[in-house]
RNA sequence: UGGCAGGCUAGUCCGGGUAGUUAGGCGUUACCUGUAACCCGAAACCGCCGAUAUGCGGGGGAUGAAGCUGAUGGAAGAUGUUAUCAAGUAUGUAUUCAACCCACGGAUUUGACUGAGAAGCUCCGUCCUAUGGGGAUGACGUUGAUAUGGAAGCUUUCCUGAAGGCAUGUUUCUAUAUCUUAAUUGAGAGAACCGGUCCAGGCCCGGAAGGGAGCAGACUUACCUUAAACAAUCAUCGCUCAAGGGAUCGCGGGGUGGAGGAUAGUUUGUGGAUCAUUGGAUGGUGUGAGAUGCAGCGACCAAAGGCGUGCUUGCCA
Repeated sequence: UGGCAGGCUAGUCCGGGUAGUUAGGCGUUACCUGUAACCCGAAACCGCCGAUAUGCGGGGGAUGAAGCUGAUGGAAGAUGUUAUCAAGUAUGUAUUCAACCCACGGAUUUGACUGAGAAGCUCCGUCCUAUGGGGAUGACGUUGAUAUGGAAGCUUUCCUGAAGGCAUGUUUCUAUAUCUUAAUUGAGAGAACCGGUCCAGGCCCGGAAGGGAGCAGACUUACCUUAAACAAUCAUCGCUCAAGGGAUCGCGGGGUGGAGGAUAGUUUGUGGAUCAUUGGAUGGUGUGAGAUGCAGCGACCAAAGGCGUGCUUGCCA
């Protein structure tokens, strides 16, 4: 110094990549792809870092001077693509067709009604409006005057012992008669006093005769209620007559006519409508599975070159 058999240490290996990630790197995440081949803890606008960034903290195993690195080539694969093609899908988008809807007709079925008379034709009534007459209902309404008689209030003259009496003028009320008017009649009730007549009892004057005022009550006037009658005027109308105008779908009736026939269902044709609704076709627009191409990346495989290949024991040469 070399070989064989051991020991030791430094080291090496126990995966890598793409996408995403609020500058960037790595990790946790997703995906792809490898090995004979590790474990625990924390981490999404988060953890550790800074172009010397290819994790942080803590353990373990294998191997061991073994190895590490790696131009270049091949290559699974994912990613990107305003490159090409494209299934499908969406659309309150455009055009168009059909259905739904309407009118008319054909075919077929139905058959209320129908010789106690269908369709068709024709006449009338029923309806509305305005006018006039009647009717009905209701509103409003019930005259005025003259003559005679009576009564009462007020004024004045005269008489009387009181009450009172005679007469005069005027006003009012009332009865009867007559005339007039459409304007009359019956019934009920009736003025607390302040309307009338008669006024029991009681009151007043008086010697008496007699007279006076007068409540209650009865009757009655006014006013009121009611019924009938009448009537100038007015209003309204489930009525009616006359002569006009308008309307006439429907319903009813008469005449003519002489056997059909209203309606409804199905199907079919033509035309219309086509705002909305439904379905189809073609185009437009949006989206787009997927395929091909291209681009950069690229696990993994091969691999020139480069770096490294230490210390030590025994035996042999």